[in-house]
Context: one part of a larger RNA
RNA sequence: CUGGGCGUAAAGCGCGCGUAGGCGGCCUGAUAAGUUGGAUGUGAAAGCCCUGGGCUCAACCUAGGAACUGCAUUCAAAACUGUCAGGCUAGAGUAUGGUAGAGGAUAGUGGAAUUUCCGGUGUAGCGGUGAAAUGCGUAGAGAUCGGAAGGAACACCGAUUGCGAAGGCAGCUUACUGGGUCGACACUGACGCUGAGGUGCGAAAGCGUGGGGAGCAAACAGGAUUAGAUACCCUGGUAGUCCACGCUGUAAACGAUGAGAACUAGACGUCGGGCGGGUCACUGCUCGGUGUCGCAGCUAACGCAUUAAGUUCUCCGCCUGGGGAGUACGGCCGCAAGGUUGAAACUC
Numbered sequence: 001c002u003g004g005g006c007g008u009a010a011a012g013c014g015c016g017c018g019u020a021g022g023c024g025g026c027c028u029g030a031u032a033a034g035u036u037g038g039a040u041g042u043g044a045a046a047g048c049c050c051u052g053g054g055c056u057c058a059a060c061c062u063a064g065g066a067a068c069u070g071c072a073u074u075c076a077a078a079a080c081u082g083u084c085a086g087g088c089u090a091g092a093g094u095a096u097g098g099u100a101g102a103g104g105a106u107a108g109u110g111g112a113a114u115u116u117c118c119g120g121u122g123u124a125g126c127g128g129u130g131a132a133a134u135g136c137g138u139a140g141a142g143a144u145c146g147g148a149a150g151g152a153a154c155a156c157c158g159a160u161u162g163c164g165a166a167g168g169c170a171g172c173u174u175a176c177u178g179g180g181u182c183g184a185c186a187c188u189g190a191c192g193c194u195g196a197g198g199u200g201c202g203a204a205a206g207c208g209u210g211g212g213g214a215g216c217a218a219a220c221a222g223g224a225u226u227a228g229a230u231a232c233c234c235u236g237g238u239a240g241u242c243c244a245c246g247c248u249g250u251a252a253a254c255g256a257u258g259a260g261a262a263c264u265a266g267a268c269g270u271c272g273g274g275c276g277g278g279u280c281a282c283u284g285c286u287c288g289g290u291g292u293c294g295c296a297g298c299u300a301a302c303g304c305a306u307u308a309a310g311u312u313c314u315c316c317g318c319c320u321g322g323g324g325a326g327u328a329c330g331g332c333c334g335c336a337a338g339g340u341u342g343a344a345a346c347u348c
Base pairs, nucleotide, nucleotide: 004319005318006317007302008301012316014201015200016199017198021194022193023192025088026087027086028085029084030083031082033081034080035077036076037075038074039073040072041071042070049065050064051063052062053061054060091191092188093187094186096183097182098181099180103177104176107173108172109171110154115149116148117147118146119145120144121143125136126135162169163168206247207246208245209244210243211242215241216240220236221235222234223233258315259314260313261312262311263310266293267292268291269290270289271288272287273286274285275284276283277282297304298303321348322347323346330341331340332339333338
């Protein structure tokens, strides 16, 4: 390279946008670059292959043929690919009218609860555990009532729900804003799909500067447990968790399943639209999402099954025995932590 693969065996980039490239709907005409056919020239000889001949055979030698799958020129074909021209509307998009939503972001605001402080009542315990102790409390705790402060998270609704490309998103109100979906018609007329590099977003933890700090809580301290206990349990408790700005760029970033498109039995839910039927209860059709079961088919099996892991097409990414190792070295990025790219010796 060919070939085979990527849900769980090695293997889908965490997710978008998008450059080059690759691929690309229907009809007509032109062209003839790709493509196909013919002819001519060339493709040295030897060798290989075929048919003969010569050494007694063979090796060997020798004659003829074939082949040399190629290249060039020329003549022709016009289905397909390309190119050019014209047209179309089924892909894609725009306009229009509805519609659902924890989509994003900003400012404000609400109640419950925890904690602390102040005041009242009140007295000896409270707290905690398997049992205890450390701890708190006669300097009046815990309990209870009233008041105040402050931070963080939003019970019920709540769901098998919804939205978002993914990460993710939940009290309520809000100027701003992205996307989806449905209906009927109008418009543009292939404007499309994918996407190496590139670029943006990207949970938690972590880092920088400045705030904030109620609860929780790495580290740490003490009490227990234990043979020990650098743990599990308990009492405390600092970073952090929160906000603003900047960095980091990783996760079992999972559906462990790349994106787009076409085709291929059904059944039962549910969410959002549209059109009907029925007096109601309810129900039929249709488009878009989200689930459960299940046929064909597929699969090593498990299972998947119109939301495919079925049958096909286009493009990208990735895999090639286990360990060494996602390590070393080098490059790039980062304040650092580290990230990314990524071996070999050796060994089984």
Small-subunit ribosomal RNA, central domain from an uncultured prokaryote, 348 nucleotides, folded computationally. Its mean pLDDT, the model's own confidence on a scale to 100, is 89.